Notes: Predicted 3D model of a 72-nucleotide RNA (transfer RNA) from a Bacteroidota bacterium. It matches the Rfam family "tRNA". By type it is a transfer RNA.

This record gives sequence, structure tokens and C1' cells, in this order.
RNA sequence: GGAUGGGUAACUCAGUUGGUAGAGUGCCAGGGUGAAGUACUGGUAGCAUAGGUUCGAGUCCUAUCCCAUCCA
Repeated sequence: GGAUGGGUAACUCAGUUGGUAGAGUGCCAGGGUGAAGUACUGGUAGCAUAGGUUCGAGUCCUAUCCCAUCCA
């Protein structure tokens, strides 16, 4: 330099044909306990960046950045 895959919550991962972004863990609060933990209830917080297409983009297109593998 080229090819392929990937980047979504603090972490691990879903997201179907473009149509209101989700789960588990964590964290906070409640409740509970002599105290803490488990279990229970509620809350918390996100689409790598910038453009384009579209009534509407996590999803499609372009460029850039980062990670992994392969080729040279």
C1' cells in the first nucleotide's frame, strides 16, 4: 500500500425488509438485614467522526479515524 471483518450503555453483546434503540452484568436509590451479600422493585446511561440519499438512517452511499486477520 491492498483485501476482508468489526466500532451500539461503564463492560459483554443483540438489533430481522430503513419506521419509537434493547438484554445481561455494573452503578445509584428503595425495600430487606444486627451488618453485609443473594433474591425483589425502580432508576441511570449509548449508535466512532463528518457529509450525502430519504418523509424517515444504528441499518444504504462517500470520506476520515481506530481495532483484528490476511496478502504484498